The RNA shown here (transfer RNA) has 73 nucleotides and comes from a Clostridia bacterium. The prediction has a mean pLDDT of 80. Rfam family: tRNA. Rfam classes the family as a transfer RNA. Rfam's curators write: Transfer RNA (tRNA) molecules are approximately 80 nucleotides in length.

[in-house]
C1' cells in the first nucleotide's frame, strides 16, 4: 500500500427499497410481599462515529475523513 465488514440509548441489536428512530438487557420511580426475588404499570435516557453533498424530506443515497474487525501482498 490494496479490498471488505462494522460505527444508532449504558450494553446486545433492529429499523426491508428515503418521510421527523425502536426493541430487549440495564436505570429510576410506583404497585405487589412481612422481607428479598420474580410479576405489573410508567418514566427518563440517542438528531445514528466526524465533516460535507444530492433531496422538499437522509440512518437509509453519493463524496471524503476517523477507529474497530477480518483477508491480500
Nucleotide at each position: 500500500g490494496c479490498g471488505a465488514a462494522a460505527g444508532u440509548a449504558g450494553c446486545u441489536c433492529a429499523u426491508c427499497u428515503g418521510g421527523u428512530a425502536g426493541a430487549g438487557c440495564g436505570u429510576c420511580g410506583c404497585c405487589u410481599u412481612g422481607c428479598c426475588a420474580a410479576g405489573g404499570c410508567g418514566a427518563a435516557g440517542g438528531u445514528a462515529g466526524c465533516g460535507g453533498g444530492u433531496u422538499c424530506g437522509a440512518g437509509c443515497c453519493c463524496c471524503g475523513u476517523c477507529u474497530u474487525u477480518c483477508g491480500c501482498u